[in-house]
Source information
The part of an RNA shown here (large-subunit ribosomal RNA, domain V) has 584 nucleotides and comes from a Candidatus Liptonbacteria bacterium.
Context: one part of a larger RNA
RNA sequence: CCUGCAGCGGGACGAAAAGACCCCGGAAGCUUUACUGCAACUUGAUAUUGGUUUUAGAAUCUUGAUACGUAGCGUAGUGGUGAGAGGUUAAAGCGUAGAUUUCGGUUUACGUGUACUCGACAAUGAAACAGCCAUUUUUAAGAUUUUAAAGUCUAACCGGUGUGGAAGCCAAAAAGGUAAACCAUACUGGGACAGUGUCUGGUGGGCAGUUUAAAUGGGGCAUUUUCCUCCUAAAAAGUAAUGGAGGAGUUUAUUAAGGUUGGCUUAGCCCGGAUGGAAACCGGGCCGGACGCGUAAAGGCACAUGCCAGCUUAACUGCAAGACCUACAAGUCGAGCAGAUGCGAAAGCAGAACUUAGUGACCCGACGACUCUUUAUAGAACGGUCGGAGACACCGGAUAAAAGCUACUCCGGGGAUAACAGGCUAGUGAGAUCCGAGCGUCCAUAGCGACGAUCUCGCUCGGCACCUCGAUGUCGGCUCGGCCUAGCGCGGGGGUGAAGAAGCUCCCAAGCGUUUGGCUGUUCGCCAAUUAAAAGGCCACGUGAGCUGGGUUCAAACCGUCAAAAUGAAUCCUAAUGAACAGU
Numbered sequence: 001c002c003u004g005c006a007g008c009g010g011g012a013c014g015a016a017a018a019g020a021c022c023c024c025g026g027a028a029g030c031u032u033u034a035c036u037g038c039a040a041c042u043u044g045a046u047a048u049u050g051g052u053u054u055u056a057g058a059a060u061c062u063u064g065a066u067a068c069g070u071a072g073c074g075u076a077g078u079g080g081u082g083a084g085a086g087g088u089u090a091a092a093g094c095g096u097a098g099a100u101u102u103c104g105g106u107u108u109a110c111g112u113g114u115a116c117u118c119g120a121c122a123a124u125g126a127a128a129c130a131g132c133c134a135u136u137u138u139u140a141a142g143a144u145u146u147u148a149a150a151g152u153c154u155a156a157c158c159g160g161u162g163u164g165g166a167a168g169c170c171a172a173a174a175a176g177g178u179a180a181a182c183c184a185u186a187c188u189g190g191g192a193c194a195g196u197g198u199c200u201g202g203u204g205g206g207c208a209g210u211u212u213a214a215a216u217g218g219g220g221c222a223u224u225u226u227c228c229u230c231c232u233a234a235a236a237a238g239u240a241a242u243g244g245a246g247g248a249g250u251u252u253a254u255u256a257a258g259g260u261u262g263g264c265u266u267a268g269c270c271c272g273g274a275u276g277g278a279a280a281c282c283g284g285g286c287c288g289g290a291c292g293c294g295u296a297a298a299g300g301c302a303c304a305u306g307c308c309a310g311c312u313u314a315a316c317u318g319c320a321a322g323a324c325c326u327a328c329a330a331g332u333c334g335a336g337c338a339g340a341u342g343c344g345a346a347a348g349c350a351g352a353a354c355u356u357a358g359u360g361a362c363c364c365g366a367c368g369a370c371u372c373u374u375u376a377u378a379g380a381a382c383g384g385u386c387g388g389a390g391a392c393a394c395c396g397g398a399u400a401a402a403a404g405c406u407a408c409u410c411c412g413g414g415g416a417u418a419a420c421a422g423g424c425u426a427g428u429g430a431g432a433u434c435c436g437a438g439c440g441u442c443c444a445u446a447g448c449g450a451c452g453a454u455c456u457c458g459c460u461c462g463g464c465a466c467c468u469c470g471a472u473g474u475c476g477g478c479u480c481g482g483c484c485u486a487g488c489g490c491g492g493g494g495g496u497g498a499a500g501a502a503g504c505u506c507c508c509a510a511g512c513g514u515u516u517g518g519c520u521g522u523u524c525g526c527c528a529a530u531u532a533a534a535a536g537g538c539c540a541c542g543u544g545a546g547c548u549g550g551g552u553u554c555a556a557a558c559c560g561u562c563a564a565a566a567u568g569a570a571u572c573c574u575a576a577u578g579a580a581c582a583g584u
Base pairs, nucleotide, nucleotide: 022414023413024412025411026410027409028406029405030404031403034210035209036208037207038206040203041202042201044199045198046197047196048195050153051152052151053150054149055148056147057146058145059144060143061142062141063140064139065138067136074129077135078134079133080132081131084118085117086116093112094111095110096109097108098107099106100105157190158189159188160187161186162185163184164183165182168178169177170176213225214224215223222242226248227247228246229245230244231243249395250294251353252352258312259311260310261309262308263307264306266290268286269285270284271283272282273281292301293300295358297356298355299354316339317338318337319336322333323332324331328396341350342349343348364390367387368386369385370384372383421468422466423464424463425462427461429457430456431455432454433453434452438448439447475550476548477547478546480542481539482538483537484536485535488513489512490511491508492507493506494505495504496503515529516528517527518526519525
């Protein structure tokens, strides 16, 4: 040096398990005041469903009664007809009783009475009376129909019991015993209720199916999502970021903030002028757009795009050559033609606003208009055309309709993406150097050193997300160590604000060493006692195919809290055709 065997466990990002953490996509389980349903419960109607009584109401019919402004004998409902009507089948009058009343009366029954009474005429009045016909208001009685409530009946319907039949079971040689459903029958309880069917309102995580956005320097939380202006934007256009700044979801027609015609010039500064001042108004000069233009910003504008006045409605209808922009769909500008207008003497100008924001596709239903259409025909419906509205702001709008939890979880994937470790970086951290204001009695530099400047390291907290998610096991301890020096002790030196001793500071130097306990899972830290000293780091915060498992970080389980439900007790309150006592 090679090899066999026996050991060891540093490495082969060792083996095992398509990572359980995290994210993305999907699923499942669970929850609820997510959405939509379904059981279940409940309400009403109706069918099964019948008889009868009472009460209350409604409608119709019959028979009666009832109807008052003033004037008029007087209680005149309305309209006809009418010259007569009623009366020994008892008129007028009187008495009793009832009803009604506008308190005047009207009317019914009975008794008495025994032959008249009313109307026409006349008067009054808007209307004239008896009688008959029809009708209206109010009201009484009766009948029919019906509604509601209450009661009752039995025959539907629902139970119970007995008897007979009877599957089955026991036993089987036979006889027998016991019996569910159902049927028949007798008695009995309920009873048109209940139950059931259909329709219907409500309650309804009991159950079911689903939904619960995306972007994102991991995800969550926050924020954002459409449109306009500027910068970034690199002198055409365009151009990203959770880059930097702001705005919009309109406004204007009784003085337009539109059209046109005519006229005017703003702001600032200086000088002068009563009240009058920094600023009011007047005059002069300078300057030149700084003012103003409904609103953000940018661009633009002076005989105007600003300001004032007159007249007005082109803030029109039907089109449109040609362009800009552009994936599409959208968006923007537009000469010119026809019609009908406004202003202007005219030439002309006018299809809103100085320009760029002020917004929503398709479908759907509704509304208005139309010389469209109308399934034999006429009309209508549906439909069509034109117009203006109804919202999707997650603003190119998935549905008419939608929230959460999962540590009980599962599947497919990802190192496209987080937590450990490594890597890059070095803001943070640690260390060094330079300058030297100042401190140090004096004196910048014995020792310090502000404001600053330049580096180093890769230990902290971070940033990035580069290998690893078909797995690189994560804190601390134990064991075993290897290395670095920015040196704690032991060694050698320089300076000193070094007398000596003890120190302070700097240089060289990594050979050796760098404690034991209490508390805590602790690393760390505090405390105690030592020591020459009790230095700091790196090695996947060294080391789990070496150990441990106290911590962190599954489920299960225990204890406690909270929520919900149930039960018990104590106290108190209330009630009684409860009790006791007291008073009367």

The sequence was found in a public genome assembly.
It matches the Rfam family "Bacterial large subunit ribosomal RNA".
The prediction has a mean pLDDT of 80.